[in-house]
RNA sequence: GGACAGCCAUCGCCGAGUCCCCCGUUGGGGGAGCCGGGGACCCACGCAGUCCCUGGGGUGAAUCGGGCGCCCACGCCGAGGCGAGGGUGGCCGUAGGAGACCUUCCUGCUCCGAACCCGUCAGCUAACCCGGUAGGCGAGAGGGAAGGAAAGG
Numbered sequence: 001g002g003a004c005a006g007c008c009a010u011c012g013c014c015g016a017g018u019c020c021c022c023c024g025u026u027g028g029g030g031g032a033g034c035c036g037g038g039g040a041c042c043c044a045c046g047c048a049g050u051c052c053c054u055g056g057g058g059u060g061a062a063u064c065g066g067g068c069g070c071c072c073a074c075g076c077c078g079a080g081g082c083g084a085g086g087g088u089g090g091c092c093g094u095a096g097g098a099g100a101c102c103u104u105c106c107u108g109c110u111c112c113g114a115a116c117c118c119g120u121c122a123g124c125u126a127a128c129c130c131g132g133u134a135g136g137c138g139a140g141a142g143g144g145a146a147g148g149a150a151a152g153g
């Protein structure tokens, strides 16, 4: 001097997930703000016949597609080919989403493209009713334009 790891502080990022108050305080309760769900008229959907399949819905950007390897196993048949399916692994794309003052537009680059919940039930939806207010990350965060904000004078 560099790399890696831990802790604290600062400044940030994804996300609704922030702030205040009270109590008998290692927990409990209330409120504001933000977020989600249920829930009328109207609107939408549906109504007749046949066949096939078997649920449906919610939060979220997280949908949809392709081909490859391995395993299982079916049909035709000239016994070696052709065709079709299920499971599993990881790969390549993709609707869509995120990235340092804020919003919008243009242009780059780097990422994400999951997970969970309800329980046979829910279109929209005023009044009304019911919930949530977590968790996880980062260390110079590209450039241009318009309008604001902040700081400075």
Stems, first nucleotide, its partner, number of pairs: 010139005018032006033133006043123001055121001056118004064093003068089005074083003096112004101148007
About this RNA
Model confidence (mean pLDDT): 82 of 100. Predicted 3D model of a 153-nucleotide RNA (c-di-AMP riboswitch aptamer (ydaO/yuaA leader)) from Streptomyces seoulensis.